[in-house]
Context: one part of a larger RNA
RNA sequence: CACCGCCCGUCACGUCAUGGGAGCUGGUAACACCUGAAGCCGGUAGCCUAACCCGCAAGGGAGGGCGCUGUCGAAGGUGGUGCUGGUGACUGGGACGAAGUCGUAACAAGGUAGGUGUACCGGAAGGUGCGCCUGGAUCACCUCCUU
Numbered sequence: 001c002a003c004c005g006c007c008c009g010u011c012a013c014g015u016c017a018u019g020g021g022a023g024c025u026g027g028u029a030a031c032a033c034c035u036g037a038a039g040c041c042g043g044u045a046g047c048c049u050a051a052c053c054c055g056c057a058a059g060g061g062a063g064g065g066c067g068c069u070g071u072c073g074a075a076g077g078u079g080g081u082g083c084u085g086g087u088g089a090c091u092g093g094g095a096c097g098a099a100g101u102c103g104u105a106a107c108a109a110g111g112u113a114g115g116u117g118u119a120c121c122g123g124a125a126g127g128u129g130c131g132c133c134u135g136g137a138u139c140a141c142c143u144c145c146u147u
Stems, first nucleotide, its partner, number of pairs: 003110001005107001008103002011100001013097004018092003023087007031079004039072001041070004046066004052061003113134009
């Protein structure tokens, strides 16, 4: 500064963060299936084999090696899923801002008292209906208390 007051909402402009969003793109976790290295363990009809056993020997046996093979198995592939991040046309409201637009809802009975739950309606504040509250003014009456 004190009604030439205060003050509400839409709209316009600017800045900031944020929700939704067809999707796009990363991280991470487990799952199902496929494939499956090395290696351990197991099997073995094939091949090889000085030491031990049998045998004069040839050879046989045991054991071992190679090969093959089974379980486990790293990595890889395929599929859908959970959690989490970035980005995204468009879209929703929010905060703040010197001042701007439209009205004037609230504050004095704020010029229709206000508030509230709900429903409907309206550029916006808001309006109306029904119920409730007084944190309403005024007038009248009733009851009670004090003197």
Molecule: small-subunit ribosomal RNA, 3' minor domain
Organism: marine eukaryotic metagenome